A computed fold for a 1468-nucleotide RNA from an uncultured bacterium, annotated as small-subunit ribosomal RNA. The RNAcentral record of the sequence draws on Greengenes.
RNA sequence: AACGCUGGCGGCGUGGAUUAGGCAUGCAAGUCGCGCGACGGUUAUCCUUCGGGAUAAUACGGAGCGGCGAACGGGUGAGUAACACGUGAGGAACCUGUCCCUACUUUCCGGAUAAUUGGCCGAAAGGCCUUGUAAUACGGGCGAGGGUCUCUGGUGGGCAUCCAUUGGAGAAGGAAGGCGCAAGCCGAGCAGGGAGGGUCUCGCGGCCUAUCAGUUAGUUGGUGGGGUAACGGCCUACCAAGACGACGACGGGUAGCUGGUCUGAGAGGAUGGUCAGCCACAUUGGAACUGAGACACUGUCCAGACUCCUACGGGAGGCUGCAGUCGAGAAUCUUGGGCAAUGCACGAAAGUGUGACCCAGCGACGCCGCGUGAAGGAUGAAGGACCUUUGGUUCGUAAACUUCUUUUAGGGGAGAAGAAUGAGGCUUAUGCCUCUUAACGGUAUCCCCUGAAUAAGCCACGGCUAACUACGUGCCAGCAGCCGCGGUAAUACGUAGGUGGCAAGCGUUGUCCGGAUUUACUGGGCGUAAAGCGAACGCAGGCGGAAGGUUAAGUAGGAAGUGAAAGGUUGCAGCUCAACUGUAACACUGCUCCCUAUACUGGCCUUCUUGAGUAGCGGAGAGGAAGAGGGAACGACACGUGUAGCGGUGAAAUGCGUUGAUAUGUGUCGGAACACCAAUGGCGAAAGCACUCUUCUGGACGCCGACUGACGCUGAGGUUCGAAAGCCAAGGUAGCAAACAGGAUUAGAUACCCUGGUAGUCUUGGCCAUAAACGAUGUUCACUAGGUGUCGGGGCUUUGCCUCGGUGCCGCAGCUAACGCAUUAAGUGAACCGCCUGGGAACUACGAUCGCAAGAUUAAAACUCAAAGGAAUUGGCGGGGGCCCGCACAAGCGGUAGAGCAUGUGGCUUAAUUCGAUGCAACGCGAAGAACCUUACCAGGGCUUGACAUGCACCUGCAAGCAUUAGAAAUAGUGCCGCCUUCGAGGGUGGUGCACAGGUGGUGCAUGGCUGUCGUCAGCUCGUGUUGUGAAAUGUUGGGUUAAGUCCCGCAACGAGCGCAACCCUCACGUUCUGUUACCAGCGAGUAAAGUCGGGGACUCGGAACGAACUGCCGCUGUAAAGCGGAGGAAGGUGGGGGAUGACGUCAAGUCAUCAUGCCCCUUUACGCCCUGGGCUGCACACAUGCUACAUGGCCCGGUACAAGGAGGUGGCGAAACUGCGAAGUGGAGCCAAUCUCAAAAAGCCGGUCUCAGUUCGGAUUGGAGUCUGCAACUCGACUCCAUGAAGUCGGAAUCGCUAGUAAACGCCGGUCAGCAAUACGGCGUUGAAUACGUUCCCGGGCCUUGCACACACCGCCCGUCACGCCACGAAAGUCGGUCUUACCCGAAGUCGGUGCGCUAACCUUUUGGAAGCAGCCGCCGAAGGUAGGGCCGGUGAUUGGGACGAAGUCGUAUCAAGGUAGCCGUA
Repeated sequence: AACGCUGGCGGCGUGGAUUAGGCAUGCAAGUCGCGCGACGGUUAUCCUUCGGGAUAAUACGGAGCGGCGAACGGGUGAGUAACACGUGAGGAACCUGUCCCUACUUUCCGGAUAAUUGGCCGAAAGGCCUUGUAAUACGGGCGAGGGUCUCUGGUGGGCAUCCAUUGGAGAAGGAAGGCGCAAGCCGAGCAGGGAGGGUCUCGCGGCCUAUCAGUUAGUUGGUGGGGUAACGGCCUACCAAGACGACGACGGGUAGCUGGUCUGAGAGGAUGGUCAGCCACAUUGGAACUGAGACACUGUCCAGACUCCUACGGGAGGCUGCAGUCGAGAAUCUUGGGCAAUGCACGAAAGUGUGACCCAGCGACGCCGCGUGAAGGAUGAAGGACCUUUGGUUCGUAAACUUCUUUUAGGGGAGAAGAAUGAGGCUUAUGCCUCUUAACGGUAUCCCCUGAAUAAGCCACGGCUAACUACGUGCCAGCAGCCGCGGUAAUACGUAGGUGGCAAGCGUUGUCCGGAUUUACUGGGCGUAAAGCGAACGCAGGCGGAAGGUUAAGUAGGAAGUGAAAGGUUGCAGCUCAACUGUAACACUGCUCCCUAUACUGGCCUUCUUGAGUAGCGGAGAGGAAGAGGGAACGACACGUGUAGCGGUGAAAUGCGUUGAUAUGUGUCGGAACACCAAUGGCGAAAGCACUCUUCUGGACGCCGACUGACGCUGAGGUUCGAAAGCCAAGGUAGCAAACAGGAUUAGAUACCCUGGUAGUCUUGGCCAUAAACGAUGUUCACUAGGUGUCGGGGCUUUGCCUCGGUGCCGCAGCUAACGCAUUAAGUGAACCGCCUGGGAACUACGAUCGCAAGAUUAAAACUCAAAGGAAUUGGCGGGGGCCCGCACAAGCGGUAGAGCAUGUGGCUUAAUUCGAUGCAACGCGAAGAACCUUACCAGGGCUUGACAUGCACCUGCAAGCAUUAGAAAUAGUGCCGCCUUCGAGGGUGGUGCACAGGUGGUGCAUGGCUGUCGUCAGCUCGUGUUGUGAAAUGUUGGGUUAAGUCCCGCAACGAGCGCAACCCUCACGUUCUGUUACCAGCGAGUAAAGUCGGGGACUCGGAACGAACUGCCGCUGUAAAGCGGAGGAAGGUGGGGGAUGACGUCAAGUCAUCAUGCCCCUUUACGCCCUGGGCUGCACACAUGCUACAUGGCCCGGUACAAGGAGGUGGCGAAACUGCGAAGUGGAGCCAAUCUCAAAAAGCCGGUCUCAGUUCGGAUUGGAGUCUGCAACUCGACUCCAUGAAGUCGGAAUCGCUAGUAAACGCCGGUCAGCAAUACGGCGUUGAAUACGUUCCCGGGCCUUGCACACACCGCCCGUCACGCCACGAAAGUCGGUCUUACCCGAAGUCGGUGCGCUAACCUUUUGGAAGCAGCCGCCGAAGGUAGGGCCGGUGAUUGGGACGAAGUCGUAUCAAGGUAGCCGUA
C1' cells in the first nucleotide's frame, strides 16, 4: 500500500505504482505607452450650426509594428546498459543574452512596411489587390583605440600539436535612441575582465545471460577538403588494412542514474515514492527555422494513427501543467481561495502576470500527541456463565451510590504573529514619523458557561506464542503460517462466558531485508550426507628459494582540494510536549594532487646453491612394441580296439549313438589361453601388464657429488592416452557365448537349470570416449610419537643396526556427525585447479559442438513433495550364522478325518429362531442342566410413581390368606377371615400427586475389576559409577555349568529389585502325642459265622507336631561352579509326582449380558413392567469336539474277586422285605454320617456258547406298550419292555495326544438339578505298556552375532506396465503475431550544393544595366510506405511423447534378509 470489521479530536506529512491509454470544460506566459504610429474612452478648457468640433491632460481600453521573455518554472520515466549517471580530472580544442567591474564610442543618410481605408475570394480557417504611416524595425557611408584575420620579427615559458607577451605591413568589420527644465537616469556599439550557466574529452565505479564466441566497411588509421562555438570519421574523396574480444567484444533480456531510503552487529542485501541534483521525453516518426541559448510540453513544416468541424471544396486539435472525466485496475483527492508571503517574467517605477508557490478541502494512508473520566465504594447486589460433592466460583470495585474534575465536543466573549515593501513628509546622511497592503481567518490562542455529560473497538486463546472452560457438530460443516486439528467426551471447527494482546485502531494479504555461516570477503564445504574432471602433458593466468643494490607501483604516515543542499549522529533552540522545524559541530569510511618512510610484495640489476635438472657407476621389475619358439588342455578328422549306451539334472527330457557313439590307443590339423612358481609381491600417469627367448625402447630407484644456476609448482581453454561393450573394412574362428531354437520348471516362465547355437570374443587398420574409470579420497611442498611385516638399493662394529625409495597392518596426539583416518592423513600449514548448494521432474527437454551410427559433452524450466540423505542406536525380522531347550521332529502306542448318533458353530430358514465368543488363544465355549420359569427373542392381551429403592404432602380399616365368578392368564369383582394401641396418634398397608424409578438399550475403541495368550519361557529392570556429542552402552557380554540371569571364574563396574529356586499343601519313611464311629496283637466273653461284646493303645488307619536329604560322606575329573560313579538310606542329585504360585510386558485380545461404571439414548403411542402361547430344539448343507462301533486280545450267558474318592439332614440319602420281565412301586429300618444309605464297581478270573458272517458284531431308525418327575412331557424330557435292525468290515489328503504308574483300557462318584437331553465337565481309583539312535529337517522359544531401504516392525517395505481422472511441459504438417535486419523501389518536409533565361524598394551606375537577393527547377541525404528474403522471440495446433499427482482398480514380484538366481556400474 490494498482488503475486512470498527471509528472521538488535533498537529505534521503524504495520496494514479496499472493504460507514456483517450480526453469535454476552465485556468497554467506574459509584459513594456519612459521604443513607434493610429484608433477609441474619460476629464478639463475653449468653440458650436447643438449633430458636434479643437486643444491639452490621462495610473484608461483593445489591436498592430518593435523589444525582452516565452529554452525558466511545472509534469512524467516511455526510451536509454550509454561518458546517460556518480566521482575525480582536463579543455594549450570551446560558447555565453540578461547581471557586475573597467575603458572608449553613440556620426551622416536612405527606402519600406503592419496597423488603417476601399474592394474582392472563401462555409470556415484564412487569403489577395489597393491606399497609407512611424520607430530603439530595416538598409547604406565614414571610422580612433581595441579586437579578428593574413604576412613578417623579438622575448619568456611549456606538455608534442604550442602558450603568453611585445613590434612592423595589409585586409575586413561596428551603434539607437528614450525620459527629464536640468543634473542625470535608462538604453545602444567595439573591447578587456568577473560571476553564473553551458558544451566537449578522459580515469574509475555501479544489472543478468556464454544454451550469445567471434564482431566490425565509415569499420580502424592517415592525407586533402568541408562542417561546428569547438576537438574529432562529425561528413566527404583518396590511400592503407586495420580496430574490438574469455580482464567477456558482439548479441539477447531488464532498467532512468544519484544524494538517499529500508534492513543488518557489521560486511552486505534490497530499493530509488515524497524532497534535492543530473538525464531523457512531450500524440507517433522525421526535419529544420528563430535565438545568447531549442532541433523547442501549451512555436513552425512534413508524414502516420486517432478525435472534432464542414456548405465535402477544405480545415482544426494534442492535459506525461492544475483541477476534472471516461477506461483499465485491489487501489490513489477539489473542475476550491489568494498573489498577503517566497520566487520568476516584463517594466525606470507604480504595477501587471504567475494552478510555480502560499493556503484551504477530501482520504485513520503514515508518524506524533490528547481524550473517552478521577477518588472512594462489599448487601462481594441483580443478571449472565461455569463447575457441581448444590455449596460455591467468575465477570467484580466492576455497577448502583457518594464526592470531585471539565481536557475534548457544545454555547458565549476577546483575538494574533506571519509585514518586509509601497506612498507621503522630515532629514546632510545613517535614518525617523504618518498612512496603507493578509488568501489562510474571526483561524491559532486566551477567558467564561453547562454537564460525566459528546466519544471503543479489533484480533487471538493446541505448540511455536501471552491467554480455558461449556455447549453444538461428528473426517460432516469447517480451521490451518509450519507441525497439524475434526471419524460422539474437540482448550485447534461454530457459538457463548471468561482470559490475553494492541488500541482509534485491530487483523489479513502483498513486497523487501533479517533470522539464513542456507553463496560463507568478514564467514561454508567435497572418503560414506550434494560435491575431486578417468588419467597425464601443457599455452595463458595465479603463486614462487637465498644474498646485495636500486626504484617507490602496491603499502604506511602527514598535509591540501573535493566529497552540493536536504537527510544521518550529537548538543542547543522554536511550536504547551512530541511528530515537525531551526541552528552548530561531526560524519559522509570515496576520489585527486603534494611531501615523507622503505620492513614486506612488485619492477630493474648483480650474485648464490639448498628447489629443479644434467653427466658418471649400479642393480630390480607381468613397463611398452615387434619377431621367433614351446608344452598341457580342448575340439575336429583318419585308422585301430570295443559294445550299448552316452550325456545331462534336484529329478528329467531335448541331444548324441548299432551308418558303431561314450570309453581307449596312434597319427594329423586348428585356434585361443598360458597350470605350478604366485605373494595385502613387482611395474606403469591412469586404463592396465604374467609361458620362454631375441631385438628396439620409456620411466623410477640407489651410490657418488662433477656441471647448469630458480631453469620451479599448479594449470581455465587445448592436446594426448583411455577397460568392456559397440561401429566400419579385411582376415580368423578351437572353446565360450547375447540374439535365436528346443527340453524342463512353473499358475504363467519371453528367466534362473539343460541340449544346441549366430554375432561377438582373436588379428590388422580406422572410429567411439564411456564404467561402482573407486582409495567413491585432485596435484605439489613442508612439518608432526611409535610398533611390526615385506619389495628394491647402500653402509657398518652383520643371528643385527643405520639409511634412501616403495608397498601393507596395528596404533598415540590431532581431526571427524559418527564410522573411521592417523608420516602412503581424512592431522598442522602453504600454492593452484576442479566441483557442490533440498528431493523429484533430470546423467531429461530445447539449443549448440562432436560422432558413420549407437550416442557422448554441455545443460534448464514448468510442475510437484516436506522431505530426500549420512552415520550410529535400540528393537523386530531373515528361505543369515553359531550355541541351547521343548512330545518340536525322530522312535513308539493310541486316536481324529470315512459311518451312525450326541453336542457346539457357520449357513439357510423363520413372526422369533435372544445375545456374546471367531487362527493358535471361538466352535461339549459363557451354559455346574432352555418343556413353563429361566428368557434377554417373537405374537397377542394388559399396566404407567410403575415388579424394585428413598424422600415429601395429603387421604385411607385396609394388607396377606381362603373360597368363588368372568377371563388364556395377567387382572377385575364378591364373600369369609383379619395385628398392636396410652384412642392424640405412631408403625405397617393401600391410594392420589411430585421428585424419581426402571432398561440383558449403545459404546470392552471411554473404563474398573476379572480372564486368556506368549509361558512356569528365563527373562525384565533400577541406583551409583564409567564410556559415548547423543540415542544409548556397560552391568545382563565372555569361558564353563545348570531345569533356571542356577552357580563359578574373568571383567569398569559395584550393588539392588521383580522373576527362577526355596518357604505352603499333597504323596513316599520314621518318631511322638491322640484313639471313636476306624483297628484287633495279646487277655476274656460270645456266635453257624462275623471286632459281635468287655476291653486294649501294639498294628492298620484318621488327625496333629516333629525328624529325615545337605552333593553331607567316599572315589575320579575340574582352578572353581559342578559332573560322573559309589556307599549308606524309605527316599539321591530340583528326592520324585502333583497343586497353589504366572516377572516387565504384548495382542486397542475377551467380557458394558456376572458385577461396577463415564458418556449417549428410551421413559404414558416405552428400548420400562406383568401375563398367555410360541421360539432359543426349526434343516438342502459345511465344520469342530465327542460317544458308540465295525468285532474272536471279541460278543453273549452263568458264577466269582478286589477300589478309591465322594454325596446325603426332613420336599434328603433311603436299607431289609414284598410286587413287577423291567423302568419302578409298596415299604419304611437306619443315618444330623470313619457308625446308616447311595453302593452293584467294571475290566479281571472260572466255566459255557458263538466261529468270521453285515453275523449271537453294530446299534441308528421306526412301531407298540409302559414307568417316573412335574400345574403341564404336542411342539420339546429321561428311563423300561416287546418288536424293528440303517450305515459301518478300521477309514484319502491331512492331522492330534502321550516319555511312567504316563499312554491305552476299565468302571465309580460329584456339582448343576423337580426331571433331563451328561456321550459334557470336574474328580477317583483298577489293570497297565512300547519307545527315545539322535537334533539334519518341521513348529515354538532363549542367548550371542550378522545384514536390513522394516519400526503399524516380513501379514513389513516396495517396483514397473496397463486402465481411469486431472495438471504442467516437450515434439509436430502448419498457422498467427512481435522484434531485429539485408537488398531494392518510391520518396514528404527540410538543410546543404548547383542553377537561376522568371522576379526584386534601399547600394553603384546611369536610365540601360551591375552587385546582392528571391521564387522556380535540378541533385545528394532523407521519415513513413512498398516488394523480396533472413535471424530471433512468442501465441496457437489435429496428433504424439514422456513426467507429476490421485482412497481402497488390473497384472505380476524386480529391490531391501544370502530378498529366495548376491546386488550394482558401463555397453549391446